Notes
The prediction has a mean pLDDT of 84. The part of an RNA shown here (large-subunit ribosomal RNA, domain I) has 508 nucleotides and comes from a bioreactor sludge metagenome.
Context: one part of a larger RNA
RNA sequence: UGCAUGUGGUGGAUGCCUUGGCGAUUACAGGCGAAGAAGGACGUACAAGCCUGCGAAAAGCUCUGGGGAGCUGGCAAUGAAGCUUUGAUCCAGAGAUGUCCGAAUGGGGAAACCCACUCCGCGAGGAGUAUCCCACGCUGAAUACAUAGGCGUGAGGAAGCGAACCCGGCGAACUGAAACAUCUAAGUAGCCGGAGGAAAAGAAAUCAACCGAGAUUCCCAGAGUAGUGGCGAGCGAAAUGGGAGCAGCCGGCAAGUGAUAGCGAUUGCGUUAGCGGAAGCUUCUGGAAAGUGGCGCCGUAGUGGGUGACAGCCCCGUACGCGAAAACGAGAUCGUGGUACCAAGCUUGCGACAAGUAGGGCGGGGCACGAGAAAUCCUGUCUGAAGAUGGGGGGACCAUCCUCCAAGGCUAAAUACUCGUAAUCGACCGAUAGUGAACCAGUACCGUGAGGGAAAGGCGAAAAGAACCCCGGGAGGGGAGUGAAAUAGAUCCUGAAACCGCAUGCAU
Numbered sequence: 001u002g003c004a005u006g007u008g009g010u011g012g013a014u015g016c017c018u019u020g021g022c023g024a025u026u027a028c029a030g031g032c033g034a035a036g037a038a039g040g041a042c043g044u045a046c047a048a049g050c051c052u053g054c055g056a057a058a059a060g061c062u063c064u065g066g067g068g069a070g071c072u073g074g075c076a077a078u079g080a081a082g083c084u085u086u087g088a089u090c091c092a093g094a095g096a097u098g099u100c101c102g103a104a105u106g107g108g109g110a111a112a113c114c115c116a117c118u119c120c121g122c123g124a125g126g127a128g129u130a131u132c133c134c135a136c137g138c139u140g141a142a143u144a145c146a147u148a149g150g151c152g153u154g155a156g157g158a159a160g161c162g163a164a165c166c167c168g169g170c171g172a173a174c175u176g177a178a179a180c181a182u183c184u185a186a187g188u189a190g191c192c193g194g195a196g197g198a199a200a201a202g203a204a205a206u207c208a209a210c211c212g213a214g215a216u217u218c219c220c221a222g223a224g225u226a227g228u229g230g231c232g233a234g235c236g237a238a239a240u241g242g243g244a245g246c247a248g249c250c251g252g253c254a255a256g257u258g259a260u261a262g263c264g265a266u267u268g269c270g271u272u273a274g275c276g277g278a279a280g281c282u283u284c285u286g287g288a289a290a291g292u293g294g295c296g297c298c299g300u301a302g303u304g305g306g307u308g309a310c311a312g313c314c315c316c317g318u319a320c321g322c323g324a325a326a327a328c329g330a331g332a333u334c335g336u337g338g339u340a341c342c343a344a345g346c347u348u349g350c351g352a353c354a355a356g357u358a359g360g361g362c363g364g365g366g367c368a369c370g371a372g373a374a375a376u377c378c379u380g381u382c383u384g385a386a387g388a389u390g391g392g393g394g395g396a397c398c399a400u401c402c403u404c405c406a407a408g409g410c411u412a413a414a415u416a417c418u419c420g421u422a423a424u425c426g427a428c429c430g431a432u433a434g435u436g437a438a439c440c441a442g443u444a445c446c447g448u449g450a451g452g453g454a455a456a457g458g459c460g461a462a463a464a465g466a467a468c469c470c471c472g473g474g475a476g477g478g479g480a481g482u483g484a485a486a487u488a489g490a491u492c493c494u495g496a497a498a499c500c501g502c503a504u505g506c507a508u
Base pairs, nucleotide, nucleotide: 001507002506003505004504005503006502007501008500009499015493016458017457020429021428022426023425024424025423026422027421028420029418030417031161032160039101040100041099042055043054044053046079047078049075050074051073061095062094063093064092065091066090070083071082072081106115107114108113116129117128118127119126120125131158132157133156134154135153136152137151138150139149165196166194167193168192169191170190176183180230206213207212217244218243219242220241221240227235228234248410249409250408252350253349254348255347256346257345262336263335264334265333266332267331269329270328271327272326274322275321276320280295281294282293284291296313297312298302304316305315306314359383360382361381362380363379364378365377369395390405391404392403393402394401445452446451465492468479469478470477471476
């Protein structure tokens, strides 16, 4: 030095585990905000820090319910000081307080800071003061009335935030066409505006085909069909049939009617705390019984979790039954409910029936349809009717026939989505997986910035976390002790491999 055996170190694979994720189902909720949000800064406990809670009334205050023995949140003990059957801590409901920044709104500003004015108050201190729109009042030009403008008042409104869904405006490129220009990607991504719990659409100037249907929306088929298309790549209907769900209406004037909304009370239901809730002992093994053996019991409860190994009967629960002072939700019943004004239900009568519109020319866009034989829809520009004896459509156009009535408006359901709340489930993951994040993670760290973005779980049933002694400066170790186990000793379950030792044997 090599090989082998044994025994260690290092390392953290594997197995087992799960507090965290992922996916889904059902129900609820679908908004918060000038009454100051979302999100933060700074404070706040007897004791330093971080998290959580809270706000100078600061891990809290008041009231009302629940609950019933301990409590003063977590890391996280320790010491100290307290509270509590005169019912604390805790849970629910309602209220009070709520610094500073932030739409941030008195002015400014490099967010959490600086600087004001007015009024009230002895003072400490408190309140108000942004902009725009609207309403009302006062005032008031050129210019007589007026209007613009100015000033004031208003518990009138707006603003800002929020995951997706929805509607509208603006609107790419990579890519595909095996290059590329029409085309495609795609009206997608992105940006902007607006709204709701859904939105949009919607009661035929619709389809159809000589038979008929009867608003819209969504699904299945029709159908990858008819078409369209450098007839390339591709794009791609409708009628019709079957389903889901169904709902129709309004306007101006006049008359009439009696009751919608709203408000109050009562009542039941639901939500926001909770309460009751059956039935087991023993033997053996073991550190420990829920395991083994024996003999029982309950079950409208043998879903699930915990307990020193595997528990229907030990604990929490589960089936089932019950429960609210207060607040909220959707109902029901009863009452009230201004007819002078505003909004508004029903009935009747009368009235009204949409003009720079329809259509046309030119240029675009949308329709599955790329100008095509190109109807139909929208309109930048130029034009421009009829008016029910009328007008639109039926895919150029004309006739016949059929069908409908544009140029005003509203409308539930079936449909889309899930930031969230509750419950339940999974031939989903199990720490290089599953969220980026099981752990104080959008953290540490990187970047001027937009932005990028980790690693990191496991002693034991219980800390019983090793008193005391010895070596050592310590680290560490040897005894002792705990424990079932300490090669479970604190980066501690298991403990693979690479890699590094020690002992022994053999070879050189």